RNA sequence: ACAGAUCUUCAGGGGUUGGUGUAAUUCCACACCGGUGGUAUAGUCCACGAGCGAAAGCUGAGCAGGCGUAAUUCCUGCACCGACGGUAAAGUCCGGAUGAUAGAAGAUCGCA
Numbered sequence: 001a002c003a004g005a006u007c008u009u010c011a012g013g014g015g016u017u018g019g020u021g022u023a024a025u026u027c028c029a030c031a032c033c034g035g036u037g038g039u040a041u042a043g044u045c046c047a048c049g050a051g052c053g054a055a056a057g058c059u060g061a062g063c064a065g066g067c068g069u070a071a072u073u074c075c076u077g078c079a080c081c082g083a084c085g086g087u088a089a090a091g092u093c094c095g096g097a098u099g100a101u102a103g104a105a106g107a108u109c110g111c112a
Base pairs, nucleotide, nucleotide: 004109005108006107007106008105009104010103015030017029018028019027031092032091033082034081035048036047037046038045043080044079051058052057062078063077064076065075066074084095085094086093
């Protein structure tokens, strides 16, 4: 140094836009956002967390072209998705939540 134990800290972003309407940050138009690990850099691949359920378990969305040894991850183009409760129907407002967690970093102990 490595295994292991205990503890600490951190760990989710986004509309004060316009229109209609008695009423909408919920509809329509436009705008904006993207947790953790893996892998050529990922909201849309694989896995996990969050959410739902008494449990078993369930749980969203991407194609085409280009470069390259390698990319559904980069570049170009055009698309798409987003829990539950509340409320004029919500990814962006309010609430459970000063919560929980995938995990990240650090401290101490400590084996040999």
Molecule: FMN riboswitch aptamer (RFN element)